A computed fold for a 73-nucleotide RNA from a Methanobacteriota archaeon, annotated as transfer RNA. Rfam family: tRNA. It is annotated as a transfer RNA. RNAcentral records the identical sequence in 3 taxa. The coordinates come from a structure-prediction model, not an experiment, and the mean pLDDT is 82.
RNA sequence: GGGAGUAUAGUAUAACCUGGUAGUAUAGCUGGCUCCAGACCAGCCGGUCGGGGUUCAAAUCCCUGUGCUCCCA
Numbered sequence: 001g002g003g004a005g006u007a008u009a010g011u012a013u014a015a016c017c018u019g020g021u022a023g024u025a026u027a028g029c030u031g032g033c034u035c036c037a038g039a040c041c042a043g044c045c046g047g048u049c050g051g052g053g054u055u056c057a058a059a060u061c062c063c064u065g066u067g068c069u070c071c072c073a
Base pairs, nucleotide, nucleotide: 001072002071003070004069005068006067007066010026011025012024013023020056028044029043030042031041032040049065050064051063052062053061
């Protein structure tokens, strides 16, 4: 220099291909239980990498930027 993949909650991951209520586990917080704590039970909290485009509607499709990984030179 050329090409490919990938980016979703603190962490891991589903939904993407085929546009239509962003889900699950865990962590954290609150309550119950317990002499206390843990375990267990109930509830809560929190997310689509940035910008632009298409569309009634974008995590999803298109363009571009950035980070990471891989391949070629």